[in-house]
Context: one part of a larger RNA
RNA sequence: UUUUCUUUAAGGAACUCGGCAAAUUAACUUUAUAACUUAGGGAUACAAAGUGCCAAAAUAUUGCUUGAGGUUUUGUUAACAGAUUCAGACGACUGUUUACCAAAAACACAGGUUUCCGCAAAAUUUUAAGAUAAAGUAUGGAAGCUGACGCCUGCCCAGUACUAGAAAGUGAAUAAAACUGAUGAGUGAUUAAGUCAAUUUUUGAAUCCUUGGUGAACGGCGGCCGUAACUAUGACGGUCCUAAGAUAGCAAAAUUCCUUGCCAGGUAAGUUCUGGCCUGCACGAAAGGCGUAACGAUCGGAAUAUUGUCUCAGAGAAAAGUUUU
Numbered sequence: 001u002u003u004u005c006u007u008u009a010a011g012g013a014a015c016u017c018g019g020c021a022a023a024u025u026a027a028c029u030u031u032a033u034a035a036c037u038u039a040g041g042g043a044u045a046c047a048a049a050g051u052g053c054c055a056a057a058a059u060a061u062u063g064c065u066u067g068a069g070g071u072u073u074u075g076u077u078a079a080c081a082g083a084u085u086c087a088g089a090c091g092a093c094u095g096u097u098u099a100c101c102a103a104a105a106a107c108a109c110a111g112g113u114u115u116c117c118g119c120a121a122a123a124u125u126u127u128a129a130g131a132u133a134a135a136g137u138a139u140g141g142a143a144g145c146u147g148a149c150g151c152c153u154g155c156c157c158a159g160u161a162c163u164a165g166a167a168a169g170u171g172a173a174u175a176a177a178a179c180u181g182a183u184g185a186g187u188g189a190u191u192a193a194g195u196c197a198a199u200u201u202u203u204g205a206a207u208c209c210u211u212g213g214u215g216a217a218c219g220g221c222g223g224c225c226g227u228a229a230c231u232a233u234g235a236c237g238g239u240c241c242u243a244a245g246a247u248a249g250c251a252a253a254a255u256u257c258c259u260u261g262c263c264a265g266g267u268a269a270g271u272u273c274u275g276g277c278c279u280g281c282a283c284g285a286a287a288g289g290c291g292u293a294a295c296g297a298u299c300g301g302a303a304u305a306u307u308g309u310c311u312c313a314g315a316g317a318a319a320a321g322u323u324u325u
Base pairs, nucleotide, nucleotide: 001320002319003318004317005316006315007314008313010311011310014309019306027051028050029049030048031047036041038148083304084303085302086301088299089298090296091295095107096106111146112145113144114143115142116141117140123132124131125130149291150290151289152288154221155220156219159218160217161214162213163212164211165210169208175202176201177200178199180197181196182195183194222240223239224238225237226236249283250280261277262276263275264274265273
C1' cells in the first nucleotide's frame, strides 16, 4: 500500500442516478392475525410473549439391562436458519431464453378463435421411388392470430386478399378447314398423291373482366361554419367529402411534442411517484380494450426498523506485496 474482516461517541440515508454495499430480521413453542379475494388464499401477514442453569416431584415416551463402589472425560442462549409494510406499472401463474456483457414487460403456456384436410388426407420433404404426418382418422392432423379468469369485443367489403357464381367478352397448346409457297421433281419444259412452313378462319380451360360474400382476413375508422336570456360552452343546425367517419372502456399513459400541462396528496422543499381533469402532436377493442386475487432474483415511488452509505473519520485483526535497516 492492497485485500478480507472486527468495532465505534452523537446523529441516522444528510450518501448516492438509486439504501449500491453493509446492518437489521432469523430456530422452536404459544398468543394474535387486516384490506382484498377466483373463498383455495392473502399468512410464517403485521404484532406480542417465552426459551438459560440448579434442585425436587409427577406423568409420558425411548433406549439399555443385575446391583454396589471407584477413576477419568464431557457438560451447548456455539454455528447454521425471513427484514417488514403501503399504494402503482407490466406479465395471469410454475416454466423458457441471448453457453462467454441483456433473465425481462421478451418466448412459452392452459384457455379463446379463424382457415385447410374424408385418408391414396391436408401440410412438409424428394429429380424419382419413397419418407414424415400415422401403425393416427375430424373429441384427429396441419397453419395463423390472441394469451388464465371476469366484463366485453363497435362501424367500414371502396382498395388488397380469400371465397362462391357466371350470360357475354378475352384466350395458349391442340384439332379442323381454306389459301399461298417449298419439296416431291438428279429436267429442255410441265406435273399427281404425300410431306413441311407461313397466313387467315373456326374450336378452345384457368386467368383477366364481371356479379356476390367474408374483418378474431391485410387493413381503415374526416373537415369547415353558425347557434342557448351575462360570459363561456355548444345538446342543436348548415355545408363539403368518404367504403365508413373511432362505439364501450381507458387516457400527459412503457403511448403527451408543446410539458416540470393544470388541480390535489405526500415533503420544510418532489422534472420522479399516486389520485383526478381531458386540450388523445400521435389510445382503443383477439398486432385485443378495460379490470383483476395469487405469483415475480422484473420496473418506478413512499414508509417503519436498521445501520460507517454519509457528517468525518478513529481503533484493531489476519494475510499478501513493496521499500528501508
Model confidence (mean pLDDT): 82 of 100.
This is a predicted structure of a 325-nucleotide part of an RNA (large-subunit ribosomal RNA, domain IV) from Lepidodinium chlorophorum.
The full RNA is in RNAcentral, with records from ENA and SILVA.
It is recorded under the gene name rnl.